[in-house]
Context: one part of a larger RNA
RNA sequence: GAACGAACGCUGGCGGCAGGCCUAACACAUGCAAGUCGAACGUGAAGCAGGGCUUCGGCCCUGUGGAAAGUGGCGCACGGGUGAGGAACACGUGGGUACCUGCCCCGGGGUACGGAAUAACCGUUGGAAACGACGGCUAAUACCGUAUACGCCCUCUGGGGGAAAGAUUUAUCGCCCUGGGAUGGGCCCGCGUCGGAUUAGCUUGUUGGUGAGGUAAAGGCUCACCAAGGCGACGAUCUGUAGCUGGUCUGAGAGGAUGAUCAGCCACACUGGAACUGAGACACGGUCCAGACUCCUACGGGAGGCAGCAGUGGGGAAUAUUGGACAAUGGGGGAAACCCUGAUCCAGCCAUGCCGCGUGAGUGAAGAAGGCCUUAGGGUUGUAAAACUCUUUCAGCGGGGAAGAUGAUGACGGUACCCGCAGAAGAAGCCCCGGCUAACUCCGUGCCAGCAGCCGCGGUAAUACGGAGGGGGCUAGCGUUGUUC
Numbered sequence: 001g002a003a004c005g006a007a008c009g010c011u012g013g014c015g016g017c018a019g020g021c022c023u024a025a026c027a028c029a030u031g032c033a034a035g036u037c038g039a040a041c042g043u044g045a046a047g048c049a050g051g052g053c054u055u056c057g058g059c060c061c062u063g064u065g066g067a068a069a070g071u072g073g074c075g076c077a078c079g080g081g082u083g084a085g086g087a088a089c090a091c092g093u094g095g096g097u098a099c100c101u102g103c104c105c106c107g108g109g110g111u112a113c114g115g116a117a118u119a120a121c122c123g124u125u126g127g128a129a130a131c132g133a134c135g136g137c138u139a140a141u142a143c144c145g146u147a148u149a150c151g152c153c154c155u156c157u158g159g160g161g162g163a164a165a166g167a168u169u170u171a172u173c174g175c176c177c178u179g180g181g182a183u184g185g186g187c188c189c190g191c192g193u194c195g196g197a198u199u200a201g202c203u204u205g206u207u208g209g210u211g212a213g214g215u216a217a218a219g220g221c222u223c224a225c226c227a228a229g230g231c232g233a234c235g236a237u238c239u240g241u242a243g244c245u246g247g248u249c250u251g252a253g254a255g256g257a258u259g260a261u262c263a264g265c266c267a268c269a270c271u272g273g274a275a276c277u278g279a280g281a282c283a284c285g286g287u288c289c290a291g292a293c294u295c296c297u298a299c300g301g302g303a304g305g306c307a308g309c310a311g312u313g314g315g316g317a318a319u320a321u322u323g324g325a326c327a328a329u330g331g332g333g334g335a336a337a338c339c340c341u342g343a344u345c346c347a348g349c350c351a352u353g354c355c356g357c358g359u360g361a362g363u364g365a366a367g368a369a370g371g372c373c374u375u376a377g378g379g380u381u382g383u384a385a386a387a388c389u390c391u392u393u394c395a396g397c398g399g400g401g402a403a404g405a406u407g408a409u410g411a412c413g414g415u416a417c418c419c420g421c422a423g424a425a426g427a428a429g430c431c432c433c434g435g436c437u438a439a440c441u442c443c444g445u446g447c448c449a450g451c452a453g454c455c456g457c458g459g460u461a462a463u464a465c466g467g468a469g470g471g472g473g474c475u476a477g478c479g480u481u482g483u484u485c
Base pairs, nucleotide, nucleotide: 001485002484003483004482006481007480008479009478010477013357014356015355016354017353018352019350020349021315026313027312028311030310031309032308035074036073037072040071041070047064048063049062050061051060052059053058081268082267083266091192092191093190094189095188096187097186099185100184104181105180106179107178108177109176110175111174112146113145114144115143121136122135123134124133125132126131152161153160154159166173167172168171194240195239196238201231202230203229206228207227208226209225210224211223212222213221243265244264245263246262247258248257249256250255270291271290272289273288274287293304294303295302296301321347323346324345325344329343330341331340332339333338360390361389362388363387370381371380372379373378394426396421397420398419399418400417404412429474430473431472432471433470434455435454436453440469441468442467443466444465450457451456
């Protein structure tokens, strides 16, 4: 000098764009953040209409209606958060293949005949609750069997094995088998990837082989047997630290430092462990077990997990609203209408940063008054002010008023923007002035009070302390502190 997710002190007019718990991966009240489909299925509340009964309270039947719950399908593995762990094929880069891939696209073939249940519901019943138990009824695109099989799988090439689901408004949407594609992933390898040798030896599923199991798949991944290997000063092992990268900051570059925001990958979801379902998870708002903590309890037993968005306590020098809308973009479901979406788009708060603008312009010497200095003549503040002549950005008031939306639909928002009105009107501070370093005098103080980045100032004329006048610098900021180059 530059930079910052900054903080602190003084000060503070407006706008645009961005950014905003770096600390306790500390604990969390409350609300919301993942649902949707009646064109898969059975049921069918309220309300409304008609009829019947009535002790005038109401009750019953039919139709309409479609709530709520349930079965089933798809989604919930995306999106959003955080950086604890991890020095590793985690990441980066370049290759490889023994593999999988729901929805989507292209192609081939099929969609036949049957069956048994079960939730909802009804009844009985346990429990304080959470939640159940027993009996009975019922549907399906839920479940099961038979048939068939171009291609598919296994094979000793003889053969063996395996499928489907329908719905409706009749035009579609589906369903099953199979080949290919696309997309996404799994796994493997070369190279790169922090410090410590005051860590020098490490290793027994260890290293390799054979066979088997297991997996979507190669493999000590696991197991049996066999061999005795494998790694290491080109740093093994141990230990400390750390998410990695594109990038970011600095620098002429080489390099150094760094990894906020945005984007890619990884890891995690109270702590530890485990599997289930599924195309995909070992699953943030799923399940089970154990633990710590918090809460409820009728003491028998239960409930919970903000590192989602807001918000609270706590920690801290320090970091925001318990806001609006699905209008746009995108996502899930649905044939669609549409529903959901704290993703997202917006608004709110904060000079946190960057950028832009304003706080007026011209004329104006009697060089006014006042202040300060003075050699008392004057000098300086200073064209500065006043005064006169103008202008109206921004803010204010009134009127109009978007684009963003291919047809409808606008949260933002009566916003941006445009027109008009009034009046210089509402809008300047901070640091410094001994040298480095740009800017000097007076008074006070008297090694005191104090200053200070370094050198150093202050003990009676201090340009270095404090005040004033004047000056210098930057400017809605200016200084200080911290950190990096």
Molecule: small-subunit ribosomal RNA, 5' domain
Organism: uncultured prokaryote